[in-house]
Context: one part of a larger RNA
C1' cells in the first nucleotide's frame, strides 16, 4: 500500500453526477396516529413509553382430568443470583414532504438495459351466419371449436373520474343495375399459303363493326381509418394590446384542457417560494422555435429495487485523517 473488519475529538453531507458506501432504525407489548381517499385504505403513518433468554414463586381466568396433578392465556413479585452458550437488544423497517411517469399484482433484452418499455382488467373500431372469418399445409386435412355474434379473429387505446372538438380534398376501406376505357373470347366478306393429277373440302396465317368480367375513371359514405387542423394588414379618449374590421388561401384552419413541460431553440425566459448563496426543484405567467384530445387530453387514491427536489434522524462520504485486528503484497532466511 491492498482486502475484510473494529473504534474515533469537534463538526455533521461541507463529500459526490447522486448520501454511492457506511451509520442509524429494528423483535414483542401498551398508548397514539395527519393531509388525502375509489371509504377498502393511507398506517407499522408520524410520535411516545415499556420488556430478564430460561427456571422458580404468588394471584386471576379457561381447559383437561378428576379433586393429586398437567396445560393455555393474562397480571404481579422480588429472591435464589440457579441453568445453558464464545456470544441473550445474537436474527429483525430509517422516517417525513413534494413533483414527473406508469393505475395496480405481474413480464422483459440467458451473457452491459428491470424501466417511464411489454402485459393488464376496462374502452373502441373492423371482419365473420357456420363447410364462419382467420391461420398452417402443394393437397388431403387440421386448428378455430365438439365453439355459434354475450362467440371467434384482427387493429388501436390502456384501472377509475371528467371528456374525446373541426376536416372525407389526398391515401385507404366501403356502397353504387347508368356512363367512359379495356385483356381474353366470340365475331363478316375477302386475301395469302398449304392441300389435289386438276378442282374442292379441310388446315394455317391475316382479318372490321359489334358484344364482353374484374379493375380503373366516375358518383356517394367513412377519421377511436392513414392522416391534417393558415397568412397578411388596419382598428379603443397616454401608451400597450386588439373583443372589432378588411383581405388572400384552404378539405378544414387546433375546440376543451394543459403549457419553458420526459416536449422551450433563444434560455440560467420573467416573477414568487426555499438557501448566506439554487443553470436544479416547486408554484405561476404564456412570447407553445416545434402540446393537444383512444398515434388519446387533463386529473387522480393506492402501488413502484423507476426518476427529480426538500426536511428530520444518522454517520469517517467529507474537513483530515489516525489507531487497532486478520489475511495479502513487500523484505530477509
Nucleotide at each position: 500500500c491492498c482486502a475484510u473488519g473494529u473504534c474515533g475529538a469537534a463538526g455533521g453531507a461541507a463529500c459526490u453526477c447522486g448520501g454511492c458506501a457506511a451509520a442509524a432504525u429494528g423483535a414483542c407489548c401498551c398508548c397514539g396516529u395527519a393531509a388525502c381517499u375509489u371509504c377498502g385504505g393511507g398506517a407499522g403513518a408520524a410520535g411516545g413509553g415499556g420488556u430478564g433468554c430460561u427456571c422458580u414463586c404468588c394471584c386471576c381466568u379457561a381447559c383437561u382430568c378428576u379433586u393429586a396433578g398437567g396445560u393455555u392465556g393474562g397480571g404481579g413479585a422480588a429472591a435464589g443470583c440457579g441453568g445453558c452458550a464464545c456470544a441473550g437488544g445474537u436474527c429483525a423497517g430509517g422516517g417525513g414532504g413534494u413533483a414527473g411517469c406508469g393505475a395496480c399484482u405481474g413480464u422483459u433484452u440467458a451473457u452491459u438495459a428491470c424501466a417511464a418499455a411489454c402485459a393488464c382488467a376496462g374502452g373502441a373500431c373492423u371482419c365473420u351466419g357456420c363447410u364462419a372469418a382467420g391461420u398452417g399445409g402443394u393437397c388431403a386435412c387440421a386448428c378455430g371449436a365438439u365453439g355459434u355474434a354475450u362467440a371467434g379473429a384482427g387493429u388501436c387505446u390502456g384501472a377509475c373520474a371528467c371528456c374525446u372538438g373541426c376536416c372525407c380534398g389526398g391515401u385507404g376501406c366501403u356502397g353504387g343495375a347508368a356512363g367512359g376505357c379495356c385483356a381474353u373470347c366470340a365475331g363478316g366478306a375477302g386475301a395469302a399459303g398449304u392441300g389435289u393429277g386438276a378442282u374442292a373440302a379441310g388446315c394455317u396465317u391475316u382479318g372490321a363493326a359489334u358484344g364482353u368480367a374484374a379493375g380503373c375513371c366516375c358518383c356517394g359514405g367513412u377519421c377511436a381509418a392513414c392522416g391534417g387542423c393558415g397568412g397578411c394588414a388596419g382598428u379603443a379618449a397616454c401608451u400597450c394590446u386588439a373583443a372589432c374590421u378588411g383581405u388572400c388561401c384552404u378539405a378544414a384552419g387546433g375546440u376543451a384542457g394543459c403549457g419553458a413541460a420526459a416536449u422551450u431553440c433563444c434560455u440560467u425566459g420573467u416573477c414568487g417560494c426555499a438557501u448566506a448563496a439554487g443553470u436544479a426543484g416547486c408554484g405561476a405567467c404564456c412570447u407553445g422555435c416545434a402540446c393537444g384530445a383512444a398515434u388519446g387530453g387533463u386529473g387522480u387514491c393506492a402501488c413502484g429495487a423507476c426518476u427529480g427536489c426538500c426536511c428530520c434522524g444518522c454517520u469517517g462520504u467529507c474537513u483530515c485523517c489516525g489507531a487497532c485486528a486478520u489475511g495479502g503484497a513487500c523484505c530477509c532466511g
Molecule: large-subunit ribosomal RNA, domain IV
Organism: Halophila ovalis